[in-house]
Notes
Predicted 3D model of a 250-nucleotide part of an RNA (large-subunit ribosomal RNA, domain VI) from Candidatus Uhrbacteria bacterium CG_4_10_14_3_um_filter_41_21. The RNAcentral record of the full RNA draws on ENA and SILVA.
Context: one part of a larger RNA
RNA sequence: CGUUGAAGAUUGAAAGGACUCAUCCCUAGUACGAGAGGACCGGGAUGAACUGACCUCUGGUGUACCAGUUGUCGCGCCCGCGGCAUUGCUGGGUAGCUACGUCGGGUUCGGAUAACCGCUGAAAGCAUCUAAGCGGGAAGUCGACCUUAAGAUUAAUCUUCGUUUGAGACACCUGAGAGACUAUCAGGUUGAUAGGCACUAGGUAUAAGCUUGGUAACAAGUUAAGCCGAGGUGUACUAAUAAGUCGAAG
Numbered sequence: 001c002g003u004u005g006a007a008g009a010u011u012g013a014a015a016g017g018a019c020u021c022a023u024c025c026c027u028a029g030u031a032c033g034a035g036a037g038g039a040c041c042g043g044g045a046u047g048a049a050c051u052g053a054c055c056u057c058u059g060g061u062g063u064a065c066c067a068g069u070u071g072u073c074g075c076g077c078c079c080g081c082g083g084c085a086u087u088g089c090u091g092g093g094u095a096g097c098u099a100c101g102u103c104g105g106g107u108u109c110g111g112a113u114a115a116c117c118g119c120u121g122a123a124a125g126c127a128u129c130u131a132a133g134c135g136g137g138a139a140g141u142c143g144a145c146c147u148u149a150a151g152a153u154u155a156a157u158c159u160u161c162g163u164u165u166g167a168g169a170c171a172c173c174u175g176a177g178a179g180a181c182u183a184u185c186a187g188g189u190u191g192a193u194a195g196g197c198a199c200u201a202g203g204u205a206u207a208a209g210c211u212u213g214g215u216a217a218c219a220a221g222u223u224a225a226g227c228c229g230a231g232g233u234g235u236a237c238u239a240a241u242a243a244g245u246c247g248a249a250g
Base pairs, nucleotide, nucleotide: 001151005161006160007159008158009157010156014148015147016146017145020048021047022046023045024044025043026042032037050105051104052103053102054101058099059098060097061096065092066091067090068089069088070085071084072083073082074081075080109143110142111141116136117135118134119133168246169245170244172188173187174186175185176184193239194238195237196235197234198233199232200231202228203227204226209222210221211220212219213218
């Protein structure tokens, strides 16, 4: 820009993806074979690599967070804190993101076939799978499975709304299940969208102050404390105000 107003829901022309393999058990030490050995067919189990999704578990990360600790500087000193030293170093770790983790997948079925195996059957009184006709038959092929998909210009279909009583969209703002920007998605007071506040799953590991014991380092009690809490629930306190732009062949 088109599809000759929009919003939502669909159909599926077409395209892409997937399609893998191994071992073991039963059938059965059966068929076969002198023996050694050792099946087809059929049924079951486990796994490898590949692949999709996810974070309950096991781990990783986690420069939000909590604790310990060294040197030094500062807050007048003690105590208690703060800065810097790779996040100073060390031990843990929520959310998120992840694999080494978890769950799933390639199963089955149908159509037409290849080699090949057949039925009926003449030319050619026989024979012959073929000449007419009819079957079976593969990890291959076409579907079936998963994803995209109406610019499929053949521009499809359905539902609802609107045409001056203007449907709807944009812009603006609060944001994240989204993200380089854009887009998308959740919301904009008829509101839980983000922040704050309250409580909490959870993380650290028992704060400071005081008391007691000890000459002291320190220990114990108050105290499963204090601090934090990207997750969850609630709550309009703050910010999403008002206005605006586009939009019809009526």

It matches the Rfam family "Bacterial large subunit ribosomal RNA".